[in-house]
RNA sequence: GCGGGGGUAGAGUAGCAGACAGCUCGUCAGGCUAAUCCCCUGAAGGCGUGGGUGCGAAUCCCACUCUCCGCA
Numbered sequence: 001g002c003g004g005g006g007g008u009a010g011a012g013u014a015g016c017a018g019a020c021a022g023c024u025c026g027u028c029a030g031g032c033u034a035a036u037c038c039c040c041u042g043a044a045g046g047c048g049u050g051g052g053u054g055c056g057a058a059u060c061c062c063a064c065u066c067u068c069c070g071c072a
Stems, first nucleotide, its partner, number of pairs: 001071007010025004018055001027043005048064005
């Protein structure tokens, strides 16, 4: 330099145009307990960045950026 995969809460991961963006673990609060753990209930917290298309974009297109794999 070229080609391909990926970037979604603190961690891991789903979502393939019609969305309250979901799940597991974690965090916080309450319940339970003598207390801790477990268990139950609830809450906070997220689409890499910038444009474009479209009534509507995490999703499609372009550029950039980070990362992984391969080729040179």
Predicted 3D model of a 72-nucleotide RNA (transfer RNA) from Gemmata sp.
It matches the Rfam family "tRNA". Rfam classes the family as a transfer RNA.
The sequence is in RNAcentral, with records from ENA and MGnify.
NCBI's taxonomy places the organism under Bacteria, Pseudomonadati, Planctomycetota, Planctomycetia, Gemmata.